[in-house]
RNA sequence: UCUCGAAAGGGCAAACCACUCGCGAGGGUGGGACGCAAAGCCACGGGGCUCCAGAUGGGAGGGAGCCAGCCGGGCCGCCGAAG
Numbered sequence: 001u002c003u004c005g006a007a008a009g010g011g012c013a014a015a016c017c018a019c020u021c022g023c024g025a026g027g028g029u030g031g032g033a034c035g036c037a038a039a040g041c042c043a044c045g046g047g048g049c050u051c052c053a054g055a056u057g058g059g060a061g062g063g064a065g066c067c068a069g070c071c072g073g074g075c076c077g078c079c080g081a082a083g
Stems, first nucleotide, its partner, number of pairs: 002083001004080002011036002016031006034069001040075003044072003047067006
């Protein structure tokens, strides 16, 4: 250093609740813990979700967003058993 995730020290925080922002998906703060070795960061690819315009109606297509704790990928990173 790679791999790996024993030990030690710790870290994060699902659902739900309160307040708050947003048309909404959802976000923030506090409480709270289902879990997480990257549950740290990034919307690059896929996927899921929301909104908008228009048209006789529907579909497809278009535009703008949300989800990183859906999968993949990129960047950084604490500790050091076994290999």
Molecule: c-di-GMP-I-GGC riboswitch aptamer
Organism: Conexibacter arvalis